Molecule: Lysine riboswitch aptamer
Organism: pig gut metagenome
């Protein structure tokens, strides 16, 4: 230097099922009151086609996304975040831009989970993400001891 195997532990990701939340919300039906326009449906242009008001009483009443428990599967840069690009889908129709989402490639950061402050995402006091701080933990280096420091481009074993 290369190949193979392996370790960290409340370890990582995907997914099935159940449950709560979302929410008595959206939406639907019946009634009632107000309104009924040179208006609105991200921006610009086009087309001039499609759709569209609000309150209140009653009767019905979700889902997606996000999560928890548990099972299964794949794993140990597992994976997460991030920079840029391309493709595809959505944003009523067409073009461009913007926004949202997926996939692939690329840039950089993070050893790991936990706790706390702050910020962001989120319907949320759930949960997730990021900076910083803290102790812990695995690992290596230094060290008499105690301890200090580094980073996964690391560490351990075997083989060449």
């Nucleotide at each position: 230097u290369g190949a193979u195997a392996g370790a960290g532990g409340u370890g990582c990701g995907a997914u099935g099922c159940u449950c709560a939340u979302c929410a008595g919300u959206a939406c639907c039906c019946c009634g009632u009151c107000c309104a009924u326009g040179c208006g609105g449906a991200g921006c610009a242009g086009g087309a001039a086609c499609u759709c569209c008001g609000g309150g209140u009483g009653g009767g019905g009443g979700a889902a997606a996304g996000g999560g928890a428990a548990u099972g299964u599967c794949g794993c140990c840069g597992a994976a997460g975040c991030u920079u840029g690009a391309a493709c595809c889908g959505g944003u009523g129709c067409c073009u461009g831009c913007g926004c949202c989402g997926c996939u692939u490639c690329c840039u950089g950061c993070u050893g790991g989970g936990c706790c706390g402050u702050c910020g962001g995402a989120g319907a949320a006091g759930a949960u997730c993400c990021g900076c910083c701080g803290g102790a812990c933990u695995g690992u290596c280096a230094c060290u008499u001891a105690u301890g200090u420091g580094g980073a996964g481009c690391g560490c351990u074993a075997u083989c060449a």